[in-house]
RNA sequence: GGGAUUGUAGCUCAAUCGGAAGAGCAUCGGUCUUCGAAACCGAGGGUUGUAGGUUCGAGUCCUACCAAUCUCG
Numbered sequence: 001g002g003g004a005u006u007g008u009a010g011c012u013c014a015a016u017c018g019g020a021a022g023a024g025c026a027u028c029g030g031u032c033u034u035c036g037a038a039a040c041c042g043a044g045g046g047u048u049g050u051a052g053g054u055u056c057g058a059g060u061c062c063u064a065c066c067a068a069u070c071u072c073g
Base pairs, nucleotide, nucleotide: 001072002071003070004069005068006067007066010025011024012023013022019056027043028042029041030040031039049065050064051063052062053061
């Protein structure tokens, strides 16, 4: 330098044919308990890597760039 894959919540991951983002763990609050833990209930937390494009509508399609991993030379 070329190619492939991946990038979504603090972490690990979903999201169907493009119809507008959710789960588990973690955090916080509550119930329970003498107090904790466990269990149960609830809440908060998102510029979907960045910038453009297509579209009535983009996490999803297209382009460039950035980062990580793998690979070729």
The RNA shown here (transfer RNA) has 73 nucleotides and comes from Alkalinema sp. FACHB-956. The RNAcentral record of the sequence draws on ENA. Its Rfam family is "tRNA". Rfam classes the family as a transfer RNA. The source organism's lineage runs through Bacteria, Bacillati, Cyanobacteriota, Cyanophyceae and Alkalinema.